[in-house]
RNA sequence: GACGAACGCUGGCGGCGUGCCUAACACAUGCAAGUCGAACGAGAAACCAGCCUUUGAUUCCUUCGGGAUGAUAAGGCCGGUAGAAAGUGGCGAACGGGUGAGUAACGCGUGGGUAAUCUACCCUGUAAGUGGGGGAUAACCCUCCGAAAGGAGGGCUAAUACCGCAUAACAUCUUCCCUUCAUAAGAAGGAGAGAUUAAAGAUGGCCUCUUUAUAUGCUAUCACUUCAGGAUGAGUCCGCGUCCUAUUAGUUAGUUGGUAGGGUAAUGGCCUACCAAGACCACAAUGGGUAGCCGGUCUGAGAGGAUGUACGGCCACACUGGGACUGAGAUACGGCCCAGACUCCUACGGGAGGCAGCAGUGGGGAAUAUUGCGCAAUGGGCGAAAGCCUGACGACGCGACGCCGCGUGGGGGAAGAAGGCUUUCGGGUUGUAAACCCCUGUCACGAGUUAGGAAACGCAGAGGGGCCAAUACCCCCCCUGCCUGACAAAGGCUCGAGAGGAAGCGCCGGCUAACUCCGUGCCAGCAGCCGCGGUAAUACGGAAGGCGCAAACGUUGCUCGGUGUCACUGGGCUUGAAGCGCGCGUAGGCGGUUCGGCAAGUGCUGGGUAAAAGCCCCCGGCUCAACCGGGGAACCGCUCGGCAAACUGCCGGACUUGAGGGUCGAAAGGGGGGAGCAGAACUCUGGGUGUAGCGGUGAAAUGCGGAGAUAUCCAGGGGAAUGCCGGUGGCGAAGCGCUCUCUGGUCGAUUCCUGACGCUGCAGCGCGAAAGCUAGGGGAGCGAACGGGAUUAGAUACCCCGGUAGUCCUAGCCGUAAACGAUGGGCACUAGGUAGAGGAGCUUCCGAUGGCGUCUCUGCCGUAGCGAAAGCGUUAAGUGCCCCGCCUGGGGAGUACGGUCGCAAGGCUAAAACUCAAAGGAAUUGACGGGGGCUCACACAAGCGGUGGAGCAUGUUGCUCAAUUCGAUGCAACGCGAAGAACCUUACCAGGGCUUGAAAUGCGCGGAUUAGUCCCCCGAAAGGGGGGUGACACCCGAAAGGGUGGAACGUGCACAGGUGUUGCAUGGCUGUCGUCAGCUCGUGUCGUGAGAUGUCGGGUUAAGUCCCAUAACGAGCGGAACCCCUGCCGUUAGUUGCCAGCGGGUAAUGCCGGGCACUCUAGCGGGACUGCCGGUUACAAGCCGGAGGAAGGUGGGGACGACGUCAAGUCAUCAUGGCCCUUAUGUCCUGGGCUGCAAACGUGCUACAAUGGUCGGUACAGAAGGACGCAAUCCCGCAAGGGGGAGCAAAUCCCAAAAGCCGGCCCCAGUUCGGACUGGGGGCUGCAACUCGCCCCCAUGAAGCCGGAAUCGCUAGUAAUCGCGGAUCAGCCACGCCGCGGUGAAUACGUACCUGAGCCUUGUACACACCGCCCGUCACGCCACCAAAGCCGGGGGCACCCGAAGCCGCUGACCCAACCUCUUCACGAGGAGGGAGGCGCCCACAGUGAAACCGGCGAUGGGGACG
Repeated sequence: GACGAACGCUGGCGGCGUGCCUAACACAUGCAAGUCGAACGAGAAACCAGCCUUUGAUUCCUUCGGGAUGAUAAGGCCGGUAGAAAGUGGCGAACGGGUGAGUAACGCGUGGGUAAUCUACCCUGUAAGUGGGGGAUAACCCUCCGAAAGGAGGGCUAAUACCGCAUAACAUCUUCCCUUCAUAAGAAGGAGAGAUUAAAGAUGGCCUCUUUAUAUGCUAUCACUUCAGGAUGAGUCCGCGUCCUAUUAGUUAGUUGGUAGGGUAAUGGCCUACCAAGACCACAAUGGGUAGCCGGUCUGAGAGGAUGUACGGCCACACUGGGACUGAGAUACGGCCCAGACUCCUACGGGAGGCAGCAGUGGGGAAUAUUGCGCAAUGGGCGAAAGCCUGACGACGCGACGCCGCGUGGGGGAAGAAGGCUUUCGGGUUGUAAACCCCUGUCACGAGUUAGGAAACGCAGAGGGGCCAAUACCCCCCCUGCCUGACAAAGGCUCGAGAGGAAGCGCCGGCUAACUCCGUGCCAGCAGCCGCGGUAAUACGGAAGGCGCAAACGUUGCUCGGUGUCACUGGGCUUGAAGCGCGCGUAGGCGGUUCGGCAAGUGCUGGGUAAAAGCCCCCGGCUCAACCGGGGAACCGCUCGGCAAACUGCCGGACUUGAGGGUCGAAAGGGGGGAGCAGAACUCUGGGUGUAGCGGUGAAAUGCGGAGAUAUCCAGGGGAAUGCCGGUGGCGAAGCGCUCUCUGGUCGAUUCCUGACGCUGCAGCGCGAAAGCUAGGGGAGCGAACGGGAUUAGAUACCCCGGUAGUCCUAGCCGUAAACGAUGGGCACUAGGUAGAGGAGCUUCCGAUGGCGUCUCUGCCGUAGCGAAAGCGUUAAGUGCCCCGCCUGGGGAGUACGGUCGCAAGGCUAAAACUCAAAGGAAUUGACGGGGGCUCACACAAGCGGUGGAGCAUGUUGCUCAAUUCGAUGCAACGCGAAGAACCUUACCAGGGCUUGAAAUGCGCGGAUUAGUCCCCCGAAAGGGGGGUGACACCCGAAAGGGUGGAACGUGCACAGGUGUUGCAUGGCUGUCGUCAGCUCGUGUCGUGAGAUGUCGGGUUAAGUCCCAUAACGAGCGGAACCCCUGCCGUUAGUUGCCAGCGGGUAAUGCCGGGCACUCUAGCGGGACUGCCGGUUACAAGCCGGAGGAAGGUGGGGACGACGUCAAGUCAUCAUGGCCCUUAUGUCCUGGGCUGCAAACGUGCUACAAUGGUCGGUACAGAAGGACGCAAUCCCGCAAGGGGGAGCAAAUCCCAAAAGCCGGCCCCAGUUCGGACUGGGGGCUGCAACUCGCCCCCAUGAAGCCGGAAUCGCUAGUAAUCGCGGAUCAGCCACGCCGCGGUGAAUACGUACCUGAGCCUUGUACACACCGCCCGUCACGCCACCAAAGCCGGGGGCACCCGAAGCCGCUGACCCAACCUCUUCACGAGGAGGGAGGCGCCCACAGUGAAACCGGCGAUGGGGACG
């Protein structure tokens, strides 16, 4: 895109189409094929006329008794008109209509043949004929049987029914001759002879005869017979085309052919007999599955693919199977016979039926319509016609099922109304949309009116013509008139009224056009693919808005396209799926140069056909369109004729270059088979020497060895394999000792021979490593299995000791492999370079050697080109041609089943269900590696000191609790946020309170009852209640007082507030890799691209530091430098610092004068740059050494942290989106908790002692801090501390040193070590030290004697050790943290290892990136499949049996009108001929049997997929 659709939701109108795709399932009811009286007999109802019987109106007569008349009505009879039902007869019923079961076929399509045929009705014929007879029979009547359906017997009768006879050919048959055509029989025509064969009348008119009717005759029309031809239809035959399956490879007995016969309209093995043994098949027979075929339809650029509904052509079928009859035609949908199933009727004896005709019903199904109207039109049957019949058909109804058209209104209308939605709160959007104003009137509705489908036939009238004896009849032509409408309440037109009655559906994450809010929270759900949803979802649900279509819109199904994804057009096979393991070779495909011929292919040209409809173009008709009509084009095909001869083909001739052969060289070789031989090694045996081990491994052990091993020597046996040479050459694949022998191929030279003999190769055949198998040998070494020893968590392994098959030989199987160059074979063409092997040349006088070109082979590099890239590249994966094999997503699976091969193992061939959204290739960047290279780091090593053990401190986990608030969690949480938790802090808990709130802003209202202040009561406080006093500014006013306003307060509103949640919504800040040397960009270049290059390489550095090199050249962020501290010097400046010299003074002190030299202070400078020398390197960068220097190669330290990583940390510092709470999750208060303690961990402190402890004496810092402070001297107290207070807002005063040094004691002890814990007594801070502070004194005196596995820090003023200060702070749980100085080491060979890191490289199946990925068993659930004892079913074939109906044949004693003969001329006999019946052949259904095939179920077994 399309649909005979269906489903969901919705639905105004019309036109044109279309509508059981399923159960070829079963059918109630009605209708769907009749017609002709002008073929025939008979003839109902009805009508007309007449007659008879009855009735008896009326009228007349009347003797009044009645008579006559006879309407009307009823019945009957005859005749006429009429024509029902039925019958004889004719034509039709074989068309039209339905369906698609069957059919893989000459069924269909297309083109041909029929000289092998038929054809009713129709047409044509200047073709002919229609004569004369006969006997029946239905209807009808009578009798009878049967429930019915039906039937039997007797009797009458007609025909266009039936039967003889006549006539008769140009018909048919036989025979003879001629011509033409064809050629395989043969056909057509002409002439002659012989034989055979036909018929029916009806109606109208007229004439004659006659009383009439009628007959006869004439005539017209129709009908009839024969012949010829046409037209139409049909039969039959042939070429070509026509689905899947080879896991169907062989099929066939009337089978194939012949002869004869039968049969048919006709050929034929169609059928029969006989004879022969053939026929079909890899170009796919036979079998299985599926299917009506085509014109066309849908799709597609086309080629193609799919399809066959409606319309049209053909075929097949008509309940299932079989059969014939009739007929021009059937083997017959609404005929017949038989069998079967089913349904119905029945009196149980027997009968009836066939919707796949139109409606309709049940059923099936996702699903498919009215039991309606009409023959008005078109068409069909019959008829002379009127006409009748027609579910064909025309129209109606139902269904948005499809296509097409129309409408649901148009214009104006911004304060852009309200409402909705949203919002950054400004607004935006719905939206000119609505309202409102002005219009219009399609459709639908109502009323009225009206065209066309209708013109024929026929009838009536007029005219002309034909036929005819005819002015009759009949026929023809033409004119006029009349008759005929189912649809139809339709359609058109006019009028009326009024915006009034008429919009939905899908979608809005990408593909794909259309975005927001809310709800939800991996739930509910969505989903075509990718995928959405785990608290901000444009993806779920709702809303609003939008997008798209629109009386529809979506969904599902199916099909084509996209899909070059089966590749003819138009693909591939080194590595993605794909080259058979290799060869020989049949069929087949393809094939060198040249000449001639033919014309099959091919080309050109012409003829036929290619139905119509459809598609396309043009024109036209419905208002348009859909739809319809006319014309054209096209139908790419098949077929016939003509021409051409280049190419292919075929035939013939020639050629030599392809191919093969000869000759020469015999050049090379581990080519193959067989036989023989050799040495080394190994092992075994014997002997000698010899002694304690050997062997084996990472280390061992098992093992061997005093019964003498290993080692060594001699001798002997055995089997297998062949060192060095050795690089490669040869072979199809498979292989190395030497010699002999047999044998295959290759190469070179020559250009002698053949003359295309060639290439490939389905099938087939052969060869084919290792392992394995069979039989027999052999067996040294090695060595699956197996045993033992180790290793290990285990170790059915790797290692070791043994060891059987096997490995070897002979014969035979097997037939596979990463049988690989993962690359089929052949030929040709397309730059080179280089190396190697073999051969023969030229060059040089010759040879060596070299050079040059050449043929074959083996490698590497590389151009063009190819390739997805990697790569290939004259040995192609390049460019072409030829042939073969193979592929078509992954798994299932190279599996199952079947077949076949094999002794087996197993091989070959080879699926499906189910399942996944991928599986793959090449390359890229990373990351990773128990990969490699280079190089760093207290990374290891070397060393020093610790931790892990103890006690205590502190943090954490866990547990507990009303609460033990929260966060931090490997490194990179854990003395962390905490640089100060008793209250406060405080976020937690309990209890008590407040509600515009503890604090902020705005607004409204209130008001001197108010703020402030004082007091009282309740209370733990917060808070609550009450009372007293009581303000400000401005205006008016004398005042009282009044008014207004602000603050404040009260109250109300808006809001506040939240350490509530989300660090995975965020900003900011921080940690970490890591002070590691990296991370990038621009331009250029390379690559299809990702990307690469630069940034790699050689050096060098602490460094991507620098140098060199370089398709790169530059640049940025990092590194370094710039900044600060510190080390030396200078300079400036000297107070509070300093004191060398001068002066003064003291018990002493820079105490004072003075000075600023020194120290120092703190500003500014200098200094160091590989600058110099030597060596080294590449003449570089640099490195090593040296000099000088306070300092050297970044002097030491700090600050400084690239691109990024960890969804790292923090919503509790702060900020902040969303969400949540709002008399509480806010806020205030009291008390408690954060300090709880079985246990575990981290970080520390103090120790375990003598390098120590203790006592006494004595010395030396730096950097800080100090007024709510530091505090000296002094006094008290053992001490903490207290009293007191000089000095100091500080280089001035204060806090204020320890280790060390000197001396004494302790004497190795749980101590004079160690100080925990505890008791007592004190001190200090603070509102308050109970939970829960610090300090002092006395007493107590625990563990601990150097710490398991493990683990941390440090490379120099470092570690270690010693004390000092500060922040926070009332105090302090500080042993923490941040700083400061004092004393002051050891060690580094080195880079293999552990950890981390950088660069290059390599592998990768990793990319949330090795904490990755991922395999198999097992367990559970579920699904499909395979096998399976067996059970059930299906279709077909074979054999046997039975044998209905029927055709054919035979028979036919029974039956029979026509013709013949005879005779008593009839109710006769016989014959001819026919029939019933019987028999036979064939044969449907049914039955029996054996086997194969297909399918279903199946205990259990097996693997597989998914979770």
A computed fold for a 1507-nucleotide RNA from an uncultured bacterium, annotated as small-subunit ribosomal RNA. The coordinates come from a structure-prediction model, not an experiment, and the mean pLDDT is 84. The RNAcentral record of the sequence draws on ENA and SILVA. Its Rfam family is "Bacterial small subunit ribosomal RNA".